The RNA shown here (Bacterial RNase P class A) has 376 nucleotides and comes from a Pseudomonadota bacterium. It is recorded under the gene name rnpB. Its Rfam family is "Bacterial RNase P class A". Rfam describes the family as follows. Ribonuclease P (RNase P) is a ubiquitous endoribonuclease, found in archaea, bacteria and eukarya as well as chloroplasts and mitochondria. The RNAcentral record of the sequence draws on ENA.

C1' cells in the first nucleotide's frame, strides 16, 4: 500500500417549552412533585422452553422430527471443539455426514450397452474364394487391453506374458477384513495377509437407530350482565347409552329415574330420565394473568471453546382502537463546498415471557489473520 478472512461494537447526546402512559408519594376545586418509558433485529411465526387447561403423565400402534463423534444448554433440529469429504495459494469457508449386500422402483438423451448390464468401430486365430505372396470379401471361434458415447462403462498406473487380450501374473497405489499403538470417541498411524471386486442416487419409497400428550394469552381464572328451563335427530333407560386430552386399539377406572297403557307371552306405544350430534339465541363488560426472570451489569475463578461457579451491585414499557412525542437550540457523525455554509440518515415500532435460528438494512468504529508488492 493493494486485495481477502474472521470475530465484535454502537445505531445519536445534552438543554429548554409543551404534551401523553405507568410506578410512588402527598393532596381531594379532580392536581403537584421525582422516577422510568419502542429494536439489532422488536420483524418471520421456523425451531426450543417456561406458564395455563385438559388427562388414567397406564402399554401398543398410526403420525412426526433428528442422524459424524464428544461436550454445552432449561431445551432443541440451537452452541463449541474435533473427525471425514470437498474448494480455496492461504487465512478460511460448506457438507440433509447410518444403511444401496433385507426389499421395491430410477439414472433422460447418446452410445453396443447402464448392474444378474454389452459387441458398434476394432484386434487376433481357423476356413473358404482369388492365388507365388499381399490384399477384399464370407462364415466359425476367441477378447473386452484401444477407440467412440455419456454425468458415470466391471478399479489405477508400469512391467512381464498371450495366437491377440484380460488382476492372466508381479511391484507401487487403491479396496476388503485382521492385528498392534495413539484417543473418552468419530478416526488416524503402522504391519502383515486377501479375493484381485461391491457403479450412482434414500434432499425416492423404505430399513435401522435416538426423540415426542395435546392445545394454546384470543391459554386460563374471578366478577357482574342478560337470555329461549329453546328446538330436531340417534342411542340407552343397568343385560352398562355415555365418559375419562388430538387418530384408532388393549387394559383400568366413573357413570344415569323410572312410571303408565296395550298385548296370553314376545313385543310396542306415551311420558319422564342419562348422555351424544347438529342448528339458534344470550352475554360479548370489568380486574387478574401483566414482568422478581434458565433476568441484567460488574469482579475473581475454572474450563481449547461454547459456557459453568462464587460475590456484589440494580429492578430498566406495561398498553387494551392501543402511550413511548412534537418543536427550538447546541454538539458528535456522513456528502457537497478552498471557505462562509448548505444538506442529511437505512431496515424498521412492544402486546405472555426466554433461549435460539432466519430475512431486511445506511453510516461509523475495535481487535485478530492469511497472501502479494515495495522499502529499511
Nucleotide at each position: 500500500c493493494a486485495a481477502g478472512a474472521g470475530a465484535c461494537g454502537g445505531u445519536g447526546a445534552c438543554g429548554g417549552u409543551c404534551g401523553c402512559u405507568g410506578a410512588u408519594u402527598c393532596a381531594u376545586u379532580u392536581g403537584a412533585a421525582u422516577c422510568a418509558g419502542a429494536g439489532g433485529a422488536a420483524a418471520g411465526u421456523c425451531c426450543g422452553g417456561g406458564c395455563u387447561u385438559c388427562a388414567c403423565a397406564g402399554g401398543g400402534c398410526a403420525a412426526g422430527g433428528u442422524g459424524a463423534u464428544u461436550c454445552g444448554u432449561a431445551a432443541u433440529g440451537c452452541g463449541a471443539a474435533u473427525c471425514g469429504g470437498g474448494g480455496g495459494c492461504a487465512a478460511c469457508c460448506c457438507c440433509a455426514g447410518g444403511g444401496a449386500a433385507a426389499g421395491u422402483g430410477c439414472c433422460a438423451c447418446a452410445g453396443a450397452a447402464a448392474a444378474u448390464a454389452u459387441a458398434c468401430c476394432g484386434c487376433c486365430g481357423c476356413a473358404g474364394c482369388c492365388a507365388u505372396g499381399a490384399g477384399u470379401c464370407u462364415g466359425c471361434g476367441g477378447u473386452a487391453a484401444g477407440g467412440g458415447u455419456g454425468a458415470a462403462a466391471a478399479g489405477g498406473c508400469g512391467a512381464g506374458g498371450c495366437a491377440a487380450g484380460a488382476g492372466c501374473u508381479c511391484a507401487c497405489c487403491g479396496c476388503c477384513g485382521c492385528g498392534u499403538u495413539g484417543g473418552u470417541g468419530a478416526c488416524a498411524a503402522c504391519g502383515a495377509g486377501g479375493g484381485c471386486a461391491c457403479g450412482g442416487a434414500a434432499a425416492a419409497c423404505c430399513c435401522c437407530a435416538c426423540c415426542u400428550g395435546a392445545a394454546g394469552c384470543a391459554a386460563g381464572a374471578c366478577c357482574g350482565c342478560a337470555u329461549a328451563g329453546g328446538a330436531a335427530g340417534g342411542c340407552g333407560u343397568a343385560u352398562g347409552a355415555g365418559g375419562a386430552c388430538g387418530g384408532c386399539c388393549c387394559g383400568u377406572c366413573c357413570a344415569a329415574a323410572g312410571a303408565g297403557g296395550a298385548u296370553u307371552u314376545u313385543u310396542c306405544c306415551u311420558c319422564g330420565c342419562g348422555u351424544c350430534u347438529u342448528c339458534g339465541g344470550g352475554u360479548u363488560g370489568g380486574u387478574c394473568g401483566c414482568g422478581u426472570g434458565a433476568c441484567a451489569u460488574g469482579a475473581a475463578g475454572g474450563g481449547c471453546g461454547a459456557c459453568c461457579u462464587u460475590c456484589a451491585u440494580g429492578c430498566a414499557a406495561g398498553a387494551u382502537g392501543a402511550a413511548u412525542g412534537a418543536c427550538c437550540g447546541u454538539c458528535a457523525c456522513c456528502c457537497c463546498g478552498u471557505a462562509a455554509g448548505g444538506g442529511g440518515g437505512a431496515c424498521a415500532g412492544a402486546a405472555c415471557c426466554c433461549g435460539g435460528c432466519u430475512u431486511a438494512u445506511a453510516c461509523c468504529g475495535u481487535c485478530u489473520c492469511a497472501u502479494g508488492c515495495c522499502a529499511u